[in-house]
RNA sequence: CAGGAUAGCUCAGUUGGUUAGAGCGAAGGCUUCAUAAGCCUUAGGUCGGCGGUUCAAGUCCGCCUCCU
Numbered sequence: 001c002a003g004g005a006u007a008g009c010u011c012a013g014u015u016g017g018u019u020a021g022a023g024c025g026a027a028g029g030c031u032u033c034a035u036a037a038g039c040c041u042u043a044g045g046u047c048g049g050c051g052g053u054u055c056a057a058g059u060c061c062g063c064c065u066c067c068u
Stems, first nucleotide, its partner, number of pairs: 002068004008024004017055001026042005048064005
């Protein structure tokens, strides 16, 4: 100097906008003699921290912390 920090893990998130999501994992259920696989459902997030701008911030701006 550049990029990044969003669910337990890996990551999306458009020009700032009306429900914050996917896959894996977890729990429950169906199925099976049983397990695995498969299918269905559910839970789980102060979006790294503190401020600012704005009617509205994961998204824009400043500072700080951490990672590459």
Model confidence (mean pLDDT): 81 of 100. The RNA shown here (transfer RNA) has 68 nucleotides and comes from a marine eukaryotic metagenome. The sequence is in RNAcentral, with records from MGnify.